[in-house]
Two RNAs folded together computationally: RNase P RNA and transfer RNA, 405 nucleotides in total. It holds a member of the Rfam family "Bacterial RNase P class A". The family's RNA type in Rfam is ribozyme.

RNA sequence: UCAGAUGGUCGGAUGAUCGCUCUAGAUGAGAGGAAAGUCCGGGCUCCAAGAGACACAGCGCCGGGUAAUACCCGGCAAAGGCGACUUUAGGGAUAGUGCCACAGAAAAUAGACCGCCUGAGAAGGUAAGGGUGAAAAGGUGCGGUAAGAGCGCACCGCAUAAAUGGCAACAUUUGUGGCAGUGCAAACCCCAUCGAGAGCAAGACCAAAUAGAGGAGCUAUGAUUUCCCGUGAUCGCUCCAGGGUGGGUUGCUAGAGGUGUCUGGUGACAGAUAUCCAAGAUGAAUGAUUGCCCAAGACAGAACCCGGCUUAUCGGUUAACUCCUUCC
RNA sequence: GGGCCUGUAGCUCAGUUGGUUAGAGCGAACCGCUCAUAACGGUUUGGUCGCAGGUUCGAGUCCUGCCGGGCCCACCA
Numbered sequence: 001u002c003a004g005a006u007g008g009u010c011g012g013a014u015g016a017u018c019g020c021u022c023u024a025g026a027u028g029a030g031a032g033g034a035a036a037g038u039c040c041g042g043g044c045u046c047c048a049a050g051a052g053a054c055a056c057a058g059c060g061c062c063g064g065g066u067a068a069u070a071c072c073c074g075g076c077a078a079a080g081g082c083g084a085c086u087u088u089a090g091g092g093a094u095a096g097u098g099c100c101a102c103a104g105a106a107a108a109u110a111g112a113c114c115g116c117c118u119g120a121g122a123a124g125g126u127a128a129g130g131g132u133g134a135a136a137a138g139g140u141g142c143g144g145u146a147a148g149a150g151c152g153c154a155c156c157g158c159a160u161a162a163a164u165g166g167c168a169a170c171a172u173u174u175g176u177g178g179c180a181g182u183g184c185a186a187a188c189c190c191c192a193u194c195g196a197g198a199g200c201a202a203g204a205c206c207a208a209a210u211a212g213a214g215g216a217g218c219u220a221u222g223a224u225u226u227c228c229c230g231u232g233a234u235c236g237c238u239c240c241a242g243g244g245u246g247g248g249u250u251g252c253u254a255g256a257g258g259u260g261u262c263u264g265g266u267g268a269c270a271g272a273u274a275u276c277c278a279a280g281a282u283g284a285a286u287g288a289u290u291g292c293c294c295a296a297g298a299c300a301g302a303a304c305c306c307g308g309c310u311u312a313u314c315g316g317u318u319a320a321c322u323c324c325u326u327c328c
Numbered sequence: 329g330g331g332c333c334u335g336u337a338g339c340u341c342a343g344u345u346g347g348u349u350a351g352a353g354c355g356a357a358c359c360g361c362u363c364a365u366a367a368c369g370g371u372u373u374g375g376u377c378g379c380a381g382g383u384u385c386g387a388g389u390c391c392u393g394c395c396g397g398g399c400c401c402a403c404c405a
Base pairs, nucleotide, nucleotide: 003322004321006319007318008317009316010315012293014291015290016289017288018287020030021029022028032299036310037309039308040307041306042305043304044199045198046197056195058193060191061075062074063073064072065071076090077088078087079086080085091190092189096188097187098184099183113130114129115126116125117124118123138156139155140154141153142152143151157179158177159176160175161174162173163172164171165170203250204249205248206247214240215239216238217237218236220234221233223231224230243404244403245402257276258275259274260273261272262271263270264269294297329401330400331399332398333397334396335395338354339353340352341351347385355373356372357371358370359369360368378394379393380392381391382390
């Protein structure tokens, strides 16, 4: 210099005029990193609820963080990349059931179409080679054999035992076994873990208007001579259907809050301390016109509040890195 | 704001436990029948299975994320 890869950060600035919301008032304050999708997790509110189990649903390598999580951090393994680095719904296929079309001899209790070998033939041996398929019962080489074959051996792979390191996932070393039986669990399922439901249009209060006549269910009381069942009555509650209103207050924003410093930790994060208060609307404000400057302004607009994820986003800037080429 | 459902041919719908080339009716075009039209008979046409990615040998079907369309909700006695 070119190409690449990871994380952070900014997201027009400054005046003038007119206008809007909050507030007792004005020289006060007034959208975002996603306010979005509503995909997860909590707070808060109402309702339900003795406990446990079943069922159903979510999550799924290991350890940690957190109010909690499907999120985040740090590791492990596998795959990809020359590399920085990236991706992974990554438990179990000897607990059981199921599926694997077509092709192929055979799709999982192995099997034998061509081939090879023995044999006169009948028949038998074999799984090297061919061919099919997404997938074919360890791979390569040497020995061995009638031909072959983990039949034997070496290396690699796999399974398994011990030791060592690590909290663990796992890794390494040494030995043992000639080799288990494909793949699919984003098929049922097993194991482990976790979970009541509804949502601020929740809920509470005030005012206005109307019709409480009917149906269903539940609780309590007393009646039917006593008990159970049943029946009918009354008070109350819930729902259905019908009627009325289309108003106001509250919930509503000081919070698992922000910023700085120090401490602990690899980190997510935690603790201490100082300081700050920063939209709260309800036809629903946060805007319009214009001057000047520059790098010429993207995606986009709060509605109870937080923590995440996902999606949209013109560009600028910054930190620590990688590869190639050149120079020292 | 919150909750839920749905997307297959021009229209209305099937599509089984993932399997070979996704079907049916109506429609459209053409031919026949008729003096002519309709009806009827025949032939043909037409699909990015809303879009993208993943799982799998294989996806309309299973999973995830987007996009479009539709439905429901307040208060009082």